Annotation:
Predicted 3D model of a 72-nucleotide RNA (transfer RNA) from a soil metagenome. Its Rfam family is "tRNA". Gene Ontology term of the family: triplet codon-amino acid adaptor activity. Model confidence (mean pLDDT): 80 of 100. RNAcentral holds the sequence, with entries from MGnify.

RNA sequence: GGCGGGAUAGCCAAGUGGUAAGGCAGCGGUUUGCAAAACCGCUAUACGUGGGUUCGAUUCCCACUCCCGCCU
Numbered sequence: 001g002g003c004g005g006g007a008u009a010g011c012c013a014a015g016u017g018g019u020a021a022g023g024c025a026g027c028g029g030u031u032u033g034c035a036a037a038a039c040c041g042c043u044a045u046a047c048g049u050g051g052g053u054u055c056g057a058u059u060c061c062c063a064c065u066c067c068c069g070c071c072u
Stems, first nucleotide, its partner, number of pairs: 001071007010024003018055001026042005048064005
């Protein structure tokens, strides 16, 4: 230098045109002699940045930033 993949909450992670599941963590409760575990309930400021297309973009297009890999 060229090519490909990725970036979603504190962490992991699904989704892929109609505004975002789940788990862990956190908070409250039940239980317990106290804890842990288990069970029940609850919260969040989550779609890397900037443009474009569209009635509507996390999703499609372009550029950029960062990470990973391959080629030379």